[in-house]
Context: one part of a larger RNA
RNA sequence: CUGGGCGUAAAGGGCGCGUAGGCGGCGUGGUAAGUCACUUGUGAAAUCUCCGGGCUCAACUCGGAAUGGUCAAGUGAUACUGCUGUGCUAGAGUGCGGAAGGGGCUACUGGAAUUCUCGGUGUAGCGGUGAAAUGCGUAGAUAUCGAGAGGAACACCUGAGGCGAAGGCGGGUAGCUGGGCCGACACUGACGCUGAGGCGCGAAAGCUAGGGGAGCGAACGGGAUUAGAUACCCCGGUAGUCCUAGCCUUAAACGAUGGAUGCUUGGUGUCUGGGGUUUUAUAUUCCCCGGGUGCCGUCGCUAACGCAUUAAGCAUCCCGCCUGGGGAGUACGGUCGCAAGACUGAAACUC
Numbered sequence: 001c002u003g004g005g006c007g008u009a010a011a012g013g014g015c016g017c018g019u020a021g022g023c024g025g026c027g028u029g030g031u032a033a034g035u036c037a038c039u040u041g042u043g044a045a046a047u048c049u050c051c052g053g054g055c056u057c058a059a060c061u062c063g064g065a066a067u068g069g070u071c072a073a074g075u076g077a078u079a080c081u082g083c084u085g086u087g088c089u090a091g092a093g094u095g096c097g098g099a100a101g102g103g104g105c106u107a108c109u110g111g112a113a114u115u116c117u118c119g120g121u122g123u124a125g126c127g128g129u130g131a132a133a134u135g136c137g138u139a140g141a142u143a144u145c146g147a148g149a150g151g152a153a154c155a156c157c158u159g160a161g162g163c164g165a166a167g168g169c170g171g172g173u174a175g176c177u178g179g180g181c182c183g184a185c186a187c188u189g190a191c192g193c194u195g196a197g198g199c200g201c202g203a204a205a206g207c208u209a210g211g212g213g214a215g216c217g218a219a220c221g222g223g224a225u226u227a228g229a230u231a232c233c234c235c236g237g238u239a240g241u242c243c244u245a246g247c248c249u250u251a252a253a254c255g256a257u258g259g260a261u262g263c264u265u266g267g268u269g270u271c272u273g274g275g276g277u278u279u280u281a282u283a284u285u286c287c288c289c290g291g292g293u294g295c296c297g298u299c300g301c302u303a304a305c306g307c308a309u310u311a312a313g314c315a316u317c318c319c320g321c322c323u324g325g326g327g328a329g330u331a332c333g334g335u336c337g338c339a340a341g342a343c344u345g346a347a348a349c350u351c
Stems, first nucleotide, its partner, number of pairs: 003323004007305002012319001014201004021194003025088007033081002035077007042069001049065006091191001092188004096183003103177007110154001115149007125136002162169002206247006215241002220236004258318006266296011300307002324351003333344004
């Protein structure tokens, strides 16, 4: 390389948008590039293979055949692919009418709680633990009542529930704004899928500058525990956690499962649309059609575990990735970054 693979053995890119490229619905006309057929030319000889002959055999040698091509030209074929013209509506999209939602951004705002400050009541303890101590407290703490300040997070609702491409998103109100879903029609007419590079988004921690700082809390100090205790427990506590602007770009970024499309028995929850039956009417119940999200299971698949219409089943297209363990996600080089470092990524050697 061919091949075989990627839930857990090595292996799905963290996620999207999209360039090149690859692949691509149903008719019909043209063309004949791919494709197929035939003819001609050429594909040197020797060698190899087969058949036959010559040295007494063989090696050797002579003759013939066969083989050998993304080859060239010509003549045809037109199913498929391509190119081109024309048409269609089942893919895709637009319009119209609906309903749901912690989707995003901004501003304003609410109550509970913690802490702090002030004032009242009140007196000797409080706090903490397995037990203690450090700590706080007669300069009046803890407890309790009232007033105020400030920051952060939003109990109940809350759900195996919802939304989002992923990261993620949860008090309330308003504004701006994205996406998906359903229904009946109308319109465009393949406008599609994927996507190397590229661009954007991307938890937490970390970084730069300026704010903010209640609680929590790396580091650090102290008290315990212990043989020791650079820990687990306790008392404190700085960065940080929060906001604005800009970086970083990683993760068990997980469903450890790339995206798209089609097909393949069922049962049962739940969320959200639509329709129908029943009813005086509403509501409920029940039935049906979609879209999500769970559980259980048939065929099938799987090394097993398990997956099973939300496939890990049956297929097609495109991308990414793997190829024994260690060395090593290291070294070197390059790109990016303020740095931390990230991305790319070996070899010797060794088992």
The part of an RNA shown here (small-subunit ribosomal RNA, central domain) has 351 nucleotides and comes from an uncultured bacterium.
The RNAcentral record of the full RNA draws on ENA and SILVA.
Its Rfam family is "Bacterial small subunit ribosomal RNA". Gene Ontology terms of the family: structural constituent of ribosome and ribosome.